Source information: This is a predicted structure of a 1433-nucleotide RNA (small-subunit ribosomal RNA) from an uncultured prokaryote. It matches the Rfam family "Bacterial small subunit ribosomal RNA". Model confidence (mean pLDDT): 82 of 100.

RNA sequence: UAAUACAUGCAAGUCGAACGCGAAAGUACCUUCGGGUGCGAGUAGAGUGGCGAAAGGGCGAGGAAUACGUUUCUAACGUACCCACAGGUGAGGGAUAGCAUCGGGAAGCUGGUGGUAAUACCUCAUAAUCCUGGUUGAUCGGAUGUUCAACCAGGCAAAAGCUCCGGCGCCUCGGGAGCGGCGAUCGUCCUAUCAGGUUGUUGGUGAGGUAACGGCUCACCAAGCCGAAGACGGGUAGCGGGUGUGAGAGCAUGACCCGCCGCAUCGGGACUGAGACACUGCCCGGACUCCUACGGGAGGCUGCAGCGACGAAUCUUCCGCAAUGGGCGCAAGCCUGACGGAGCAAUGCCGCGUGCAGGAUGAAGCAGCUUCGCUGUGUAAACUUGCUGUCAGGUUCUAGAAUCAAUGAUCAGAACCAGAGGAAGGGCCGGCUAAACUCGUGCCAGCAGCCGCGGUAAUACGAGUGGCCCGAGCGUUAAUCGGAAUCACUGGGCUUAAAGGGUGCGCAGGCGGAUCGGAAGGCAUCUCGUGAAAGCCCCCGGCUCAACCGGGGAACUGCGGGGUGAACCGCCGAUCUUGAGACAGGUAGGGGUCAGUGGAACCAUCGGUGGAGCGGUGAAAUGCGUAGAGAUCGAUGGGAACGCCAAUGGCGAAGGCAGCUGACUGGGCCUGUUCUGACGCUCAGGCACGAAAGCGUGGGGAGCAAACAGGAUUAGAUACCCUGGUAGUCCACGCCGUAAACGAUGUGCACUAGAUCGCAGGGGCUCUGACGCCAGCUUGGACGAAGCGAAAGUGUUAAGUGCGCCGCCUGGGGAGUACGGCCGCAAGGCUAAAACUCAAAGGAAUUGACGGGGGCUCACACAAGCGGUGGAGCAUGUGGCUUAAUUCGAGGCAACGCGAAGAACCUUAUCCUGGGUUUGACAUGUACGGAUUAACUCCGAGAAACCGGAGCGACGCUCUUUUGGUGAAACGUGCACAGGUGCUGCAUGGCUGUCGUCAGCUCGUGCUGUGAAGUGUCGGGUUAAGUCCCUUAACGAGCGAAACCCCUGUCGUUAGUUGCUAACACGUAAUGGUGAGGACUCUAGCGAGACUGCCGGUGUCAAACCGGAGGAAGGUGGGGAUGACGUCAAGUCCUCAUGGCCUUUAUGCCCAGGGCUGCACACGUGCUACAAUGCGGCGUACAAAGCGAAGCGAGACCGUAAGGUGGAGCAAAUCGCAAAAAACGCCGCCCAGUUCGGAUUGUGGUCUGCAACUCGACCACAUGAAGUUGGAAUCGCUAGUAAUCGCGUAUCAGCUACGACGCGGUGAAUACGUUCCUGAGCCUUGUACACACCGCCCGUCAAGUCAUGGGAGCCGGUAGUACCCGAAGCCGCCCUAAUUCAGGGGUGUCGACGGUCAACUCGGUAACUGGGACUAAGUCGUAACAAGGUAAC
Repeated sequence: UAAUACAUGCAAGUCGAACGCGAAAGUACCUUCGGGUGCGAGUAGAGUGGCGAAAGGGCGAGGAAUACGUUUCUAACGUACCCACAGGUGAGGGAUAGCAUCGGGAAGCUGGUGGUAAUACCUCAUAAUCCUGGUUGAUCGGAUGUUCAACCAGGCAAAAGCUCCGGCGCCUCGGGAGCGGCGAUCGUCCUAUCAGGUUGUUGGUGAGGUAACGGCUCACCAAGCCGAAGACGGGUAGCGGGUGUGAGAGCAUGACCCGCCGCAUCGGGACUGAGACACUGCCCGGACUCCUACGGGAGGCUGCAGCGACGAAUCUUCCGCAAUGGGCGCAAGCCUGACGGAGCAAUGCCGCGUGCAGGAUGAAGCAGCUUCGCUGUGUAAACUUGCUGUCAGGUUCUAGAAUCAAUGAUCAGAACCAGAGGAAGGGCCGGCUAAACUCGUGCCAGCAGCCGCGGUAAUACGAGUGGCCCGAGCGUUAAUCGGAAUCACUGGGCUUAAAGGGUGCGCAGGCGGAUCGGAAGGCAUCUCGUGAAAGCCCCCGGCUCAACCGGGGAACUGCGGGGUGAACCGCCGAUCUUGAGACAGGUAGGGGUCAGUGGAACCAUCGGUGGAGCGGUGAAAUGCGUAGAGAUCGAUGGGAACGCCAAUGGCGAAGGCAGCUGACUGGGCCUGUUCUGACGCUCAGGCACGAAAGCGUGGGGAGCAAACAGGAUUAGAUACCCUGGUAGUCCACGCCGUAAACGAUGUGCACUAGAUCGCAGGGGCUCUGACGCCAGCUUGGACGAAGCGAAAGUGUUAAGUGCGCCGCCUGGGGAGUACGGCCGCAAGGCUAAAACUCAAAGGAAUUGACGGGGGCUCACACAAGCGGUGGAGCAUGUGGCUUAAUUCGAGGCAACGCGAAGAACCUUAUCCUGGGUUUGACAUGUACGGAUUAACUCCGAGAAACCGGAGCGACGCUCUUUUGGUGAAACGUGCACAGGUGCUGCAUGGCUGUCGUCAGCUCGUGCUGUGAAGUGUCGGGUUAAGUCCCUUAACGAGCGAAACCCCUGUCGUUAGUUGCUAACACGUAAUGGUGAGGACUCUAGCGAGACUGCCGGUGUCAAACCGGAGGAAGGUGGGGAUGACGUCAAGUCCUCAUGGCCUUUAUGCCCAGGGCUGCACACGUGCUACAAUGCGGCGUACAAAGCGAAGCGAGACCGUAAGGUGGAGCAAAUCGCAAAAAACGCCGCCCAGUUCGGAUUGUGGUCUGCAACUCGACCACAUGAAGUUGGAAUCGCUAGUAAUCGCGUAUCAGCUACGACGCGGUGAAUACGUUCCUGAGCCUUGUACACACCGCCCGUCAAGUCAUGGGAGCCGGUAGUACCCGAAGCCGCCCUAAUUCAGGGGUGUCGACGGUCAACUCGGUAACUGGGACUAAGUCGUAACAAGGUAAC
């Protein structure tokens, strides 16, 4: 949990001292053997009668009040047994069970006849203070009435029983105790998506009924009664003492124990009785089970055990009446599944044990760190010469529960035996939260209370070890309270987080000014009664302690009675004026309603002029126009809205209100202080008003303009833009009733610093007065103190401090939705959920980032220029393709002439094919071996590596005769190990790229802020610069910038070779060739110089800027090196280093060959060109910086040339490479695919190298392709720059170099400027972003899952209405019973169950259908967040 169904046994009997009957077995004797008699025995047994059976025991279905709790009442009642008292107990009678006999029936059971007893039944007598009726008087009470007394009339008893002789009974009246019946007060769950309910209903009169009041029932009369303080309806529920929790207030709950109620298979009914409408009684009906001879019968565990079923789940068919209690009985006693005990379950609480002591080798095992030796587990274990002995086990016994005596189911207690034995587990170790390491696993397996762990280094999974917490328990799940002030009474909120009603009027309700008096309802205090016991709490006591139990106290915060008080709240009465209102006089105003009227603009129509366009946009087109538009002038008509004034201004309750005039009308404010005398405030329901849109009827319609049409835009464009255009917008009347109806701030009153501006009105001061000033009121603003606030902010117009009243909120979504109800013509509005789902949703502020935001500023960013790329051919890198392999890495800027400053072999990488090797190509250690190995020479096979074989054969030390011994290296064998360009750059170090040589990035102290954080670092100037100055709640400081360093530009000085050569001298064909010289150039050391220093101007007396002088150089002179905090999980494990993983006869090592060079194609970076500013030829000048010994290599000679021969000189300011080239001069070419261009191809060569086939460079001759300046697009550069010209170097045998890095020669143009593109800095702004816009994010559609609404219907339930049927039964009636009673027959009202019709309501289910939620990647778009690209709502 199934108040579900129950087999079996037991759970209520007892009394012979109420009564009449009355066996049997057995046994003894007798017997005519049929039997009889005695005992058994007046026993067993049933029956009549009495008492009990209404208690005890069980359960909680029903029941929201006929219940319970509490206080009180009964003047409206009952009471068997019990107690005390008074009185009585007389005389008769007829039956009937049992029994006997005869029957019926399957059974249950039952019929006829005969006869019998009583404490069974009946009649009579006696009788009151009893009962009934009447009269009179008194008493009490608020009262119906009560009580008492007196009198009269009528009426009612009994068991002459029983007895053991002691007693026990019986009858009557009143009393007591206990128990019960009825009523009243207050309290007792949720729901208003239940708002009206009720006809015996509410009351009255009379009657009936009851123990008793009463519509309890009936007849008649009246029309009441209940309800927003929640009636009626629906749901749920036994109630209380108590229990759990909590500081308390509360919240939750009602097991065990106690009190009350209700029920006994479901429903109805009465009988008996003191008591029942009766758990183990009766009758009837229903369901179910059982028996049956089919005709009929029997039954009721929600008593104790027990069984089935349900369920996550709950026990023995035990012992005993020994104790306590109950029934009966005089008693003995009997009965007692009440009860006392035991059993089962660690289910709870309490107590105890599983040992104590010694014991270091700090054992083994395991684990950890790792310096390779320690540490932890850990005195723990083993071990022992030891000690103890609870519990469990065994033996023997008895104080206690047990008393006056008897009685022990069970419990309890004592002594002894044995011997550490038989007795330890569970959870956890990421944080919360006490306790961590290793391994395994690899978003898997799994964990998880919340946050969250797991994707190869997991203290979070699993295991091991160790640890932590508890311990006969430990964890989990479910539930309640707490924390949760998270429903806030104690004790919350509502500007922006959820939350102020759109606004007013206003009934009920709540709240309410000053003074006096009164009573005492609230309130306070004292007292009395009650608040059962148990429980909780305190004290004391009993079980060895405790749990548990006993005694006493306190408490039970409540209710009721009485006394006192009178401040406060309330009430009654009186008074007052300050709240409120009235009155008088003024005053401003788009306040409202109605009517009239005006000008401008617009549109239409007509006429005139005029003649080609107009209109519109980013640009266009649709549209209008030669049938005359647009433009312009005039006339007429029409509708709507009211410019300037005008405002930060005014009025209104809000919505809202604007030309002018009039009529009617509401409110405010000021002044006076004349009147009323609290008349007030707020307001659930109610009523009224209520923008726009929308609806109805009838008008009106100029402009504008949803829908709609067309034109554009676009990928699309059902949009944004344009041309048109209908509802509508306007008027009248009637609906609707909502808005971001906002100050997102309800209303009223009071109090709490100020300064300032405006509107309206009045007052005071100055003789009057403009003006001004002063004090104050009403009202509208912007600041701001205190305070408040999460902050933003607010701040006398509060969001401050208080008081009063109303409305509203309680995580997000679902959803302001569904259903129901009310309103509405409809649209729709008001009210308003749940399932399900999420771990958030949200506010304010902060720092960033971002913006198709803003401001300021910078940069070859654009612009202005010059030259390129993109087109061609070739070179080179990349992608792709291909391949046995085309090794790997790099991927926007910031990969792509990058790693690679040199791929034919080598390099080179197991990239491919093939061959070989296994302690290895390389390092260290160790053990053993034997003598050699190594090197060298030779032979064989082989492509080589390598293998096999032969020869020769070193070295150190020691002793020593050769030589022996020994050792190191080496070799061989074996063990440890080596090795890896294998993986992870997302485990790392280091290094590097990039933003960016951009001007930024921070810190200390202080200050501000609850805090994140800010300030400093902002602002004003200035700079290349966070450079400097000024200001300043900041003051300082650091890393960056600058400077310091290098090169270069001028000068001085020092030095003078290999450099230089003016003068002097020598010499040569010529040359600083030589002597000599230091003057010059130059070289390379040291210095000087530049600092806004000087002048003028500007500027804040600043920093600085502009101009100038001087100077080789002028405002960082030019260049380099130098790169802050950080960003990109940027790049690199293939430079190096390194954790982890993987591999170990292979992913290591060696070798040969191939590949990295492969080619339909695409891209990047370059070279050469397309030509005349050129090309070719000849001639003639001028550099810098480098390099050179396995090198540079001169002159000379050979070759057309590449080159060769040869070798002077030079380790270099000495010699060489080395010729610089463009340039300049002269000649040719004459615009052409050329005397441009050189690709491609052929042939022949040279050089390097072991080797140029794949796959080198160069030379010569020949060949002579594309290409005539390059689409979209795109790159570099601001001066010695671009452009252009050559030279050198590294790598390197050679070279693919046209690359890279340097060097010098010639040498421009342009910059108005900062709108735009790109990037960057600072300030500011917005943000729904923070993985930070490559962000976030919305909706449809498609798929899956889930819950839910509607739904033709179908099924079931609850409670009724109406009607039909009508059992049992009570109450009546009729007949019968000779007349009563009983009985019999019939019948009436009511009446359970059942049936029928219609309707309500609740639930289930359903084809189909609606939206919703969730889901890793789907589709379409881009709505929102930035001005989100049309501001959003």